Transfer RNA from a Candidatus Micrarchaeota archaeon, 86 nucleotides, folded computationally.
Its mean pLDDT, the model's own confidence on a scale to 100, is 81.
It matches the Rfam family "tRNA". The family's RNA type in Rfam is transfer RNA.
It was read from a public genome assembly.
RNA sequence: GCGACUGUAGUCUAGCCUGGUAGGACUCUGGCCUUCCAACUUUGCGAGGAAAGCCAAUGACCCGGGUUCAAAUCCCGGCAGUCGCA
Numbered sequence: 001g002c003g004a005c006u007g008u009a010g011u012c013u014a015g016c017c018u019g020g021u022a023g024g025a026c027u028c029u030g031g032c033c034u035u036c037c038a039a040c041u042u043u044g045c046g047a048g049g050a051a052a053g054c055c056a057a058u059g060a061c062c063c064g065g066g067u068u069c070a071a072a073u074c075c076c077g078g079c080a081g082u083c084g085c086a
Stems, first nucleotide, its partner, number of pairs: 001085007010026004020069001029056004034051004040044001062078005
């Protein structure tokens, strides 16, 4: 230099071919409940802390442009990563 593939939330990922409400899991946040620890104390529905479970909420289409009523999806140009060729 050329070609192929990939890019969606803090992390992982579905959806793209065939345009039509952006979905799931983990994490984080809040609430409830249970268990454990426990300041304090007149020794107990005891501040506070940790863990498991349940519920709820928030947050994303790599960038720019085009087509379209409508783009994560189609088209064009970039950027980044991986692989191959030279």